Glycine riboswitch aptamer from an Actinomycetota bacterium, 99 nucleotides, folded computationally.

RNA sequence: UCGACACCGUCCGGGAGAGUCCUCGCCCCCGCUGGGCGCGGCGCCGAAGGGGCAACACAUCCCCGGAACCUCUCAGGCACCAAGGACCGGACGGAACAG
Numbered sequence: 001u002c003g004a005c006a007c008c009g010u011c012c013g014g015g016a017g018a019g020u021c022c023u024c025g026c027c028c029c030c031g032c033u034g035g036g037c038g039c040g041g042c043g044c045c046g047a048a049g050g051g052g053c054a055a056c057a058c059a060u061c062c063c064c065g066g067a068a069c070c071u072c073u074c075a076g077g078c079a080c081c082a083a084g085g086a087c088c089g090g091a092c093g094g095a096a097c098a099g
Stems, first nucleotide, its partner, number of pairs: 002099001007094008019042001021041002024038005043078003049074001050072003056065001
């Protein structure tokens, strides 16, 4: 000085699931009717985040440690759109290690 895989960050692309059910209020249209938004109720989803635990490890025992797309559903979300989205791919950059 170079320095891949892996790690971190940014950008781009892909990215699921679950009610437009009920009451009320407001607004638009208004003959009927229909539509939109909001609070609440019940139901539901899980792949941001958060909580929980097995094997294992320690050990006399207990406690502590201990993963997940498993689970809980606190948070978040549930027509379309938008937003978010674990994870996957690519590019750029960063700090290194082996070499």
It matches the Rfam family "Glycine riboswitch aptamer". Gene Ontology term of the family: glycine biosynthetic process. NCBI's taxonomy places the organism under Bacteria, Bacillati, Actinomycetota. The sequence was found by an Rfam model in a public genome assembly.